[in-house]
Molecule: transfer RNA
Organism: Thermoplasmata archaeon
RNA sequence: GAGUCCGUAGCCAAGAGGCCAGGCACCGGAUUGCAACUCCGGCAACGUGGGUUCGACUCCCACCGGGCUCU
Numbered sequence: 001g002a003g004u005c006c007g008u009a010g011c012c013a014a015g016a017g018g019c020c021a022g023g024c025a026c027c028g029g030a031u032u033g034c035a036a037c038u039c040c041g042g043c044a045a046c047g048u049g050g051g052u053u054c055g056a057c058u059c060c061c062a063c064c065g066g067g068c069u070c071u
Stems, first nucleotide, its partner, number of pairs: 001070007010024003018054001026042005047063005
């Protein structure tokens, strides 16, 4: 330098045009003699900038970061 895959919450991770599952962690509550476990509730996210579209995490382009391969 070229090709290819990936980037979603503090962490892991699903979703592939119609307003974003789940788990861990964290916060509040129930329970307990106090805790742990368990149960209920809550908080929190689409790498950046453009484009397409009525509507974009999703499609297109560029860039940034990471993995792999080739030169």